[in-house]
C1' cells in the first nucleotide's frame, strides 16, 4: 500500500423556491416553529395502558430451565462455570451449546450383528474327548452411531480388576468460591448403555382480549316508549272546490331512550434526549446542568433549482443502500450500496 474477517459509528451535505400536515400568534392577510428509522420491518418475546373475567386453593394446558447479577419485565443483557469443536507441545486463545432430572415409572434404539439391555458368544483362544461333542474364557477378530471402563506390568491351561500402578468412575472428607464449580487426599475393583428438541418427573412463571382497546358528544331515515290528539297534508297567497292519510288498524304534534353516519378524547413530556461527574470488571444505577424532538386517520413528511461528494456512462445524461411512523416503551431477529474508526489475519513493495 492492498485484500478479507470481526466490532463500533454514520448512512448524501448546504442553500433557495413552491407545496402538504400539526402547533403557536393574529380579525384576516400573514408570520414563527416541529415533521420518519436504525431498523419505522417481522409481529417473535417482555411491559405500560384499556376493557372484560375473577372469594380462596388445586388440577389441566402453555412457557422457561448451569450459577450470580442487572432490569418495570423478559425467552433480553452483563459477568462467571461446564460440555463439545478448532488451533497449539503446553500455557492459552477462538467458536459454539434448549446447559434441570436417565438411581420414580413407561416407551423407543432402523440396518448390520451372537447379543441393543439386568445380558449374550458368530469367528477365535485354552482344557478334556469315545472325534459326535462337553467345559472354561471375553484378551484378539467381526457388526454397529452405540457392545459391561482405558493403558501398562504381573498372573493364568487360555483368560479376566484376578492382583498392582496411573488415568477414569462412585461414595464420603477437607480446602477455595455467594454459587455453579474447581482442587486435594481417603475408601471402594467398579455400580451397568443411549435417548427427556419421547411421554414423563421436579422447580419457577402464567386469566383473556387488544388503541378497530376504551370513553364522551351526537344528525337524517326506520323502528321502540310516553303524553296530547280529530283532524293533518297537497293543488304557488286567500276562499270555494277536488284529492290523499286518518278518527276500533290513531293520521298529525311534542317529549324520552338505544344504536348508526359524523365528531371529540385516548394521542404522545417519556422506564425521554444531550452533556458531565460518581459507584460498579460489566450490564446497569445515581447526582447535577441543559433540551422538547411527528401525532396524521381515504392517513402529511414531497417536488424543483443551484453548488459540492460518491457511483454508472465515451458523452449526453442517469442514480444515491435497506426501507417508510399509526397508542407507547424495552429486547430479539431479518434487510442494508457506500464512507469513517479500532482490532486481527494474509499478500506485495521499500529500508
Nucleotide at each position: 500500500c492492498u485484500u478479507g474477517c470481526c466490532g463500533g459509528a454514520c448512512g448524501g451535505g448546504c442553500a433557495g423556491u413552491c407545496g402538504c400536515u400539526c402547533c403557536c400568534g393574529g380579525a384576516a392577510a400573514c408570520g414563527g416553529g416541529g415533521g420518519a428509522g436504525g431498523a419505522a420491518a417481522g409481529u417473535c418475546c417482555g411491559g405500560u395502558c384499556u376493557c372484560c373475567g375473577c372469594a380462596g386453593g388445586g388440577c389441566a394446558g402453555c412457557g422457561u430451565g448451569c450459577c450470580g447479577g442487572c432490569u418495570a419485565a423478559c425467552g433480553g443483557c452483563c459477568g462467571g462455570g461446564g460440555g463439545u469443536c478448532c488451533g497449539g507441545a503446553a500455557a492459552c486463545g477462538g467458536a459454539u451449546c434448549a446447559c434441570g432430572g436417565a438411581a420414580a415409572g413407561u416407551g423407543c434404539c432402523a440396518c448390520a450383528g451372537a447379543a441393543a439391555a439386568g445380558a449374550u458368544a458368530c469367528c477365535g483362544c485354552c482344557c478334556c474327548u469315545u472325534c459326535g461333542g462337553g467345559g472354561g474364557u471375553a484378551a484378539g477378530g467381526g457388526u454397529g452411531a452405540a457392545a459391561a471402563g482405558g493403558u501398562g506390568c504381573g498372573g493364568u491351561a487360555a483368560g479376566a480388576g484376578c492382583g498392582c500402578a496411573c488415568c477414569g468412575c462412585a461414595g464420603g472428607c477437607g480446602g477455595a468460591g455467594u454459587a455453579a464449580u474447581c482442587c486435594g487426599g481417603c475408601u471402594g475393583g467398579c455400580a451397568g448403555g443411549g435417548u427427556a428438541a419421547a411421554c414423563c418427573c421436579c422447580a419457577c412463571g402464567u386469566g383473556g382480549a387488544g388503541c378497530a382497546a376504551g370513553a364522551c358528544c351526537a344528525a337524517a331515515u326506520a323502528g321502540g316508549a310516553g303524553a296530547g290528539g280529530a283532524g293533518g297534508g297537497g293543488c304557488g297567497g286567500c276562499c270555494c272546490g277536488c284529492u290523499c292519510c286518518g278518527u276500533u288498524c290513531g293520521a298529525c304534534u311534542c317529549u324520552c331512550g338505544g344504536g348508526u353516519a359524523g365528531g371529540u378524547c385516548g394521542c404522545u413530556a417519556g422506564a425521554g434526549c444531550c452533556g458531565u461527574c460518581c459507584a460498579g470488571u460489566a450490564a446497569u444505577g445515581g447526582g447535577c446542568g441543559g433540551c422538547c424532538c411527528a401525532g396524521a386517520u381515504g392517513a402529511a413528511u414531497g417536488a424543483c433549482u443551484g453548488c459540492c461528494g460518491c457511483c454508472c456512462g465515451a458523452a449526453a445524461g442517469g442514480g444515491c443502500a435497506c426501507a417508510g411512523a399509526a397508542a407507547c416503551c424495552g429486547g430479539c431477529u431479518u434487510a442494508c450500496a457506500g464512507u469513517c474508526c479500532g482490532g486481527c489475519a494474509g499478500g506485495c513493495c521499500u529500508c